Notes
This is a predicted complex of two RNAs, RNase P RNA and transfer RNA, with 417 nucleotides together.
RNA sequence: CGAGCAAGCCAAGUGACUGCGCCGGGGUUUAUUCCCGGUGAGGAAAGUCCGAGCUCCACAGGACAAGGGUGCCGGAUAACGUCCGGUGAAGGCGACUUCAAGGAAAGUGCAACAGAAAUAAACCGCCUUGGUCUCAAGGCAAGGAUGGAAAGGUGGGGUAAGAGCCCACCGGCGGCACGGAGACGCGCCGCGUCCCUGUAAACCCCACCCGGAGCAAGAUUGAUAUGGGAGCAUUCAAUGGCUGUCCGUCACGCUCUCUGUAAUCGCUGGAGCCAUGCGGCAACGCAUGGUCGAGAUAGAUGGUCACAUAAACAGAACUCGGCUUACGGCUUACUCGAAUA
RNA sequence: CCGGGUGUAGCUCAGAUGGUAGAGCGCGUGGUUUGGGACCACGAGGCCGCUGGUUCGAAACCAGUCACUCGGACCA
Numbered sequence: 001c002g003a004g005c006a007a008g009c010c011a012a013g014u015g016a017c018u019g020c021g022c023c024g025g026g027g028u029u030u031a032u033u034c035c036c037g038g039u040g041a042g043g044a045a046a047g048u049c050c051g052a053g054c055u056c057c058a059c060a061g062g063a064c065a066a067g068g069g070u071g072c073c074g075g076a077u078a079a080c081g082u083c084c085g086g087u088g089a090a091g092g093c094g095a096c097u098u099c100a101a102g103g104a105a106a107g108u109g110c111a112a113c114a115g116a117a118a119u120a121a122a123c124c125g126c127c128u129u130g131g132u133c134u135c136a137a138g139g140c141a142a143g144g145a146u147g148g149a150a151a152g153g154u155g156g157g158g159u160a161a162g163a164g165c166c167c168a169c170c171g172g173c174g175g176c177a178c179g180g181a182g183a184c185g186c187g188c189c190g191c192g193u194c195c196c197u198g199u200a201a202a203c204c205c206c207a208c209c210c211g212g213a214g215c216a217a218g219a220u221u222g223a224u225a226u227g228g229g230a231g232c233a234u235u236c237a238a239u240g241g242c243u244g245u246c247c248g249u250c251a252c253g254c255u256c257u258c259u260g261u262a263a264u265c266g267c268u269g270g271a272g273c274c275a276u277g278c279g280g281c282a283a284c285g286c287a288u289g290g291u292c293g294a295g296a297u298a299g300a301u302g303g304u305c306a307c308a309u310a311a312a313c314a315g316a317a318c319u320c321g322g323c324u325u326a327c328g329g330c331u332u333a334c335u336c337g338a339a340u341a
Numbered sequence: 342c343c344g345g346g347u348g349u350a351g352c353u354c355a356g357a358u359g360g361u362a363g364a365g366c367g368c369g370u371g372g373u374u375u376g377g378g379a380c381c382a383c384g385a386g387g388c389c390g391c392u393g394g395u396u397c398g399a400a401a402c403c404a405g406u407c408a409c410u411c412g413g414a415c416c417a
C1' cells in the first nucleotide's frame, strides 16, 4: 500500500434573521393575545417479530379437550425465541464466521421421474454345470448402469467367482476407567446377528413454558331532542366477555343498527442516564456520587444566510428490554498478500 | 395507533396431503358468413409479489421483506 476481519464511536457545531409545540414568569383580557426565559426525535423513532410493565376482564379459577411456543451445555436477566462463555458440526490459507444443534432401534406417512430393485435384490455382468449361435439351471453381489439416496469405507487374504467370509486400520454400537459443573473429550476392552437410507421448517414422541384483550386498554366530568329503529328479556332470564364444552363468574336494559360527538386524566422519573471504584473471562452485578433529557391529539421539533461545509437511512404518539430490516462516516486491534529497509 | 386478511396468465379465480401449474373471459391464427357478431378448431401467454432457508425436490413448509386491503374507541 492492497485485500479482508472484528470491536467501538458519531449522526453535527457556532452565529444572524424568521416560524412551531410544551413548561415557567410577567402584562392585558370574557374568551384571547403579547413579551421574556427554558426546552424540544432516532440508532434505528421503522417492521410490529418476541419478552415485560401498565389497564380491564374473577390476580388468572375447576373438570375434560384443543391450541401455540421453545429445544446441545452452563451462566446473565424482571423476562425472553435475547445476550455471554463453552461443546459439537460446517466454512475460510488466516484474522474469524455460521448453525430452528432433542428423538428416525415408539408408531404412522411420504420418497415423483429414472432404475431390475427405494426398504426392497438381480437388468447388464462374473463364475459353475448342461447344451453350445442365441439358451437353461444354479451360485455371487466385487464391477457397470439409474438415482439425492442402493445393505459401512480402504487395503490384504481367501474363492470356481465373490462376499465382514476372514484379518488390519478407519467408522459404527456397547461396556469400563479417567478429565470436566455439564454438553462432551480422551484411553482401553468387547461386538462382524455391524440393528439397516432420507425426511420431524410431515404427523408425531419426549422435556419445559404459555389465561384473554389491548392506551381506540381503561378512569372521570360533560353536551345533546337526556336521540331514532330492530331483536331478546323483564327474574331459576336473555345477551355479551372470560380459546371450545360443562361449571363458575363479571357487566347490565343488554345486543345489533342509524345519527351525533367533546374535555380532563392515563402521559412520561424509569428494570432511567452519566462517572468512578470493586467482583466476574464475559453477558452482567454491587457500592458511592452526580443528573432530569419531548409529551402532541390532524398531531410541534422547521426554513434562509454565513463559517472551503452536512451528507446516508430516516420523523416520537403509553413505556421499557431485545430481534430484524434500511443506511452515511470515523477510529482502533488483528489477519493475509506485495514492496522497501 | 391496535388487530386481521390477501398477493397464481391481461382480468376474475381454482390448485386437499410437497413430485411437470389449470379454468372462464380476453388475445392471436384458421374455418364458417356477402360482411360482422355468435359458433367451431388450434395456439400463445406464468421466475406462482420479492429474498433467503428446510428438503433429492417448494406455488404449498419456515423466516425476512414489499404491496394491497378489511375491521376496531368512549358517551348519548
Stems, first nucleotide, its partner, number of pairs: 001337004006332005013307006020040008042313001046324002049322005054214004061247005067210005072086005087101001088099004102205002107203002109199003123144002125140006152170006171194001172191005178185002218265004227258006239251004259417002272291008342413007351366004360397001368384005390406005

Rfam match: Bacterial RNase P class A. Its family is annotated with tRNA processing, ribonuclease P activity and dimeric ribonuclease P complex in the Gene Ontology. Rfam classes the family as a ribozyme. The prediction has a mean pLDDT of 78.